c-di-GMP-I-GGC riboswitch aptamer from Desulfuromusa sp., 80 nucleotides, folded computationally. Model confidence (mean pLDDT): 84 of 100.
RNA sequence: CUCCGAAAGGGCAAAUCCAGAGCAAUCUGGAGACGCAAAGCCACGGGUCCUUAACUUAAAGGAUAGCCGGGUUGCCGAAG
Numbered sequence: 001c002u003c004c005g006a007a008a009g010g011g012c013a014a015a016u017c018c019a020g021a022g023c024a025a026u027c028u029g030g031a032g033a034c035g036c037a038a039a040g041c042c043a044c045g046g047g048u049c050c051u052u053a054a055c056u057u058a059a060a061g062g063a064u065a066g067c068c069g070g071g072u073u074g075c076c077g078a079a080g
Base pairs, nucleotide, nucleotide: 003080004077005076011036012035016031017030018029019028020027021026034066040072041071042070044069045068046067047064048063049062050061051060052059
């Protein structure tokens, strides 16, 4: 240094509830923790979901980074 993931400090926050935004998927804030070593960031490829139009298979726009891959940045350091 890389793989890797013990410990400690710290970090994030699923479901659910409340308030708000949105046609919707979903998002934001508060409460709350199922989990997470990239559950930080980027929609680039695939997947899934929503909307519109179309009408049977393709299109346009959107959402999801906590579906997978990829890119990029990055805390700690026990065993191996």
Taxonomically the source falls in Desulfuromusa (Bacteria, Pseudomonadati, Desulfuromonadales, Geopsychrobacteraceae). It matches the Rfam family "c-di-GMP-I-GGC riboswitch aptamer". Rfam links the family to the GO term cyclic-di-GMP binding.